[in-house]
Model confidence (mean pLDDT): 78 of 100. Two RNAs folded together computationally: RNase P RNA and transfer RNA, 438 nucleotides in total.

RNA sequence: AGAGCAGGUCAGACGAUCGCGUUCCGUUGCCAAACGGAAUGAGGAAAGUCCGAACUCCACAGGGCAGGAUGGUCCGUAACACGGACUCGUUGUGAAACGGGGAAAGUGCCACAGAAAGCAAACAUUCCGCUGUUCAGCGGAUUAAGGUGAAAGGGCGAGGUAAGAGCUCACCGCCUUGUUGGUGACAACAAGGGCAUGGCAAACCCCAUCCGGAGCAAGACCAAAUAAAAGGGAAGAGGCGGCCCGUCUCGUUUGACCCUUGGGUAGGUCGCUCGAGGUCGAUGGCAACGUCGAUCCCAGAUAGAUGAUCGUCGGUUCCGCAUUGCGGAACAACAGAAUUCGGCUUAUCGACCUGCUCUGGUU
RNA sequence: GUCCUUGUAGUUCAACGGAUAGAACUGCCCCGUCCUAAGGGGUCAAUGCUGGUUCAAUUCCGGCCAAGGACACCA
Repeated sequence: AGAGCAGGUCAGACGAUCGCGUUCCGUUGCCAAACGGAAUGAGGAAAGUCCGAACUCCACAGGGCAGGAUGGUCCGUAACACGGACUCGUUGUGAAACGGGGAAAGUGCCACAGAAAGCAAACAUUCCGCUGUUCAGCGGAUUAAGGUGAAAGGGCGAGGUAAGAGCUCACCGCCUUGUUGGUGACAACAAGGGCAUGGCAAACCCCAUCCGGAGCAAGACCAAAUAAAAGGGAAGAGGCGGCCCGUCUCGUUUGACCCUUGGGUAGGUCGCUCGAGGUCGAUGGCAACGUCGAUCCCAGAUAGAUGAUCGUCGGUUCCGCAUUGCGGAACAACAGAAUUCGGCUUAUCGACCUGCUCUGGUU
Repeated sequence: GUCCUUGUAGUUCAACGGAUAGAACUGCCCCGUCCUAAGGGGUCAAUGCUGGUUCAAUUCCGGCCAAGGACACCA
């Protein structure tokens, strides 16, 4: 210098004018409200609603079945399907990226092709023996090479043999046992076994761990209005969601319970924003993260406020003069809170920073 | 806002993980007729998009996209 890998930050700045929401203060006003002032007012994803929680109600959430989720190990965390470190495999020259329980418990599937697709092997070939006439038939040896396929039951070389074959041997792979190291996944080494054990569990399933349900339209209160209306339900109904049990509430008298139809209101207050909170510093830890101290208060709308215009300075692109620079024009993403957090995923104009790798050059 | 469901020819539906994705209606062409219709023959046309598992995906598992539906309170 070129080509990359991983991670992070920002999301134009300042000013003026007009406008909007919330809170507080002041003035006017019987109230409603109006006016003035001050403070404050979207995001890295506010999004998808995919996970995990807080919170609220159902019984301070019970037992069992069914169902669902996760899946190397050890940590972190309120928790997780998230994160960190390590480990094994695959890919890449590399920085790195991606993946991870069990197929020697059982069941099932493996189309087409092929002799054979699951306790392997029935085609052709090779070799030996016998019979008859070159060749054919019969009996035996055998699966190495061949063709098929995604996959054919270790690979490769040598020896060996009638021809062959883990039949034997060296190396590599696999399996079993042991020792050592490590919290562990696992690794290293040694001895043994000639190889038994093909793939699929994002097929059923098995193992381990976890999971009660609903969701702020949760839920609590006030106000207004209507027909406490009609029909149905069975001794049961509901909380309870798929089922059983258990338990609680109500009922077994018209009603009060549940369902359907019909009727009324579509108003207000709380929940609602101080929180597993942010920033800075110290400290423990490889890290994720934890602990301690200081400091800050940082949107709460309800058809939904958070905006528009102009100026100056920046950014990018293009054009002209000129080549340091000057002038002009155009453009500026994705998107927008709705109970609140922690993650993941997806969208995103551009700008900048940090660490690392490979190749080439110079010293 | 919350919670569900569904995406296959133009339309309505099929399809054990193994195909050239099937059927009906529709469209187009031909025959038929004086012209049309009926009828007959032929033909076009699709797995929402994108990754993964698998030898192999419409089917199994993720992520996006689109469409549809339900849910207020009172008595």